[in-house]
Context: one part of a larger RNA
RNA sequence: AUUGAACGCUGGCGGCAUGCUUUACACAUGCAAGUCGAACGGCAGCACGAGUGCUUGCACUUGGUGGCGAGUGGCGAACGAGUGAGUAAUGCAUUGGAACGUGCCUUGUAUUGGGGGAUAACUGAGCGAAAGCUUAGCUAAUACCGCAUACGCCCUGAGGGGGAAAGCUGGGGAUCGUUGACCUGGCGAUAUAAGAGCGGCCAAUGUCUGAUUAGCUAGUUGGUGAGGUAAAGGCUUACCAAGGCGACGAUCAGUAGCGGGUCUGAGAGGAUGAUCCGCCACACUGGGACUGAGAGACGGCCCAGACUCCUACGGGAGGCAGCAGUGGGGAAUUUUGGACAAUGGGGGGAACCCUGAUCCAGCCAUGCCGCGUGUCUGAAGAAGGCCUUCGGGUUGUAAAGGACUUUUGUUGGGGAGCAAAGGUAUCUGGUUAAGAGCUGGAGAUUAUGAGAGUACCCAAAGAAUAAGCACCGGCUAACUACGUGCCAGCAGCCGCGGUAAUACGUAGGGUGCGAGCGUUAAUC
Repeated sequence: AUUGAACGCUGGCGGCAUGCUUUACACAUGCAAGUCGAACGGCAGCACGAGUGCUUGCACUUGGUGGCGAGUGGCGAACGAGUGAGUAAUGCAUUGGAACGUGCCUUGUAUUGGGGGAUAACUGAGCGAAAGCUUAGCUAAUACCGCAUACGCCCUGAGGGGGAAAGCUGGGGAUCGUUGACCUGGCGAUAUAAGAGCGGCCAAUGUCUGAUUAGCUAGUUGGUGAGGUAAAGGCUUACCAAGGCGACGAUCAGUAGCGGGUCUGAGAGGAUGAUCCGCCACACUGGGACUGAGAGACGGCCCAGACUCCUACGGGAGGCAGCAGUGGGGAAUUUUGGACAAUGGGGGGAACCCUGAUCCAGCCAUGCCGCGUGUCUGAAGAAGGCCUUCGGGUUGUAAAGGACUUUUGUUGGGGAGCAAAGGUAUCUGGUUAAGAGCUGGAGAUUAUGAGAGUACCCAAAGAAUAAGCACCGGCUAACUACGUGCCAGCAGCCGCGGUAAUACGUAGGGUGCGAGCGUUAAUC
């Protein structure tokens, strides 16, 4: 000088930050990932409309409408959020590389023809305590499967062979017709080419301690064939060769997430890796694959194990190292809060929905910064205290008294900005047959604020609402009295205390810092 600090005494306000460093211990409860009806069959519930019955304000019926539980389907759930157990190199940092993948997004090119069989929901029957399951029947799709076609594409023995799709929705003049064909716009679907961003892989260099760890290695090192992967490769396998690493420290053991940074220091260095950013690893413990563009997947699945819970004893359920919160551990670390208003993310054509990400509020002097606890005047140098050589000295302009001010606080008024996207209509450009529709732009108008009547401003009364802590032998700024008597005690080092203690305890006085001050721990 510093700290994610803790403890003791004390404590007025505001701004900005931080807040389980220990048991990667166990977790009650709530929430943290949904969304789309413009993919689909439908209609459990709600509302509206219509109809019927009448007892005139009720009952019943009806997917007709708004919508929508459960279900099929799509996208998302691989992000965001947490933790640091493992990992000394399959990691990280820097610099390079070649043998790769890529949903959504951007830009091209070519298409989007014609069919089929199922299945959930639902209905019936049945089993089970439950979780849930079985069976018969019905039905739809942007679910599933063929056929056709194939500019690019894939395979090839270069002759040839193989391979795709899905529709939904808005508008419309003539004609046919009233679902529509046809035209047109939007969102999609398929194939392929490129891009962007992202990711997988490889190499070099750097990356703690121990030699009281000196040898280590058989898929081990290399080659050939085969397999496998998105992709190079002993990645795997068969055969062949006998290599490969190591005192420039292999192997083994211990410790540890790494970096940007942070602290310190004149620097070189040393220490460290909370918060924020990048990467990695993990998700009760161990293993495994599935789905998918992407996972070997925190809030998915399967198996085994430990633990907890339910049970009708047959069998089931669970995983806070998400946000709060509980117990435990500990010197020690917060609310079971509000809102999606903003920023961002997921879904949706959109309106919008979801979002413990985030934005805010709450708690704690934990830190940094700022402000205040009054200002001026006031000598009879009051009283009281303490000391005294008894003369006085000191506390001390300090108080009282007088004159002012009102930051903060209290009360009463006013009051931003965070809000623009969005909606509505108008004008205008593009698309188009079009003055529909869709879309870009312009100005107009209108809606939306959790924080919160917050920040800030004005006014009123009134010194009113606000000072402590450590130290005073030397180092080291600051001294006397009394008590005690090697006792009680102090102490960072030297050391103090055995009857005149500036070193213990108390008081007066003083010194330092100040909403803090000391102590302890730790680093330079």
The prediction has a mean pLDDT of 85. Small-subunit ribosomal RNA, 5' domain from an uncultured bacterium, 524 nucleotides, folded computationally. The full RNA is in RNAcentral, with records from ENA, Greengenes and SILVA. It matches the Rfam family "Bacterial small subunit ribosomal RNA". Rfam links the family to the GO terms structural constituent of ribosome and ribosome.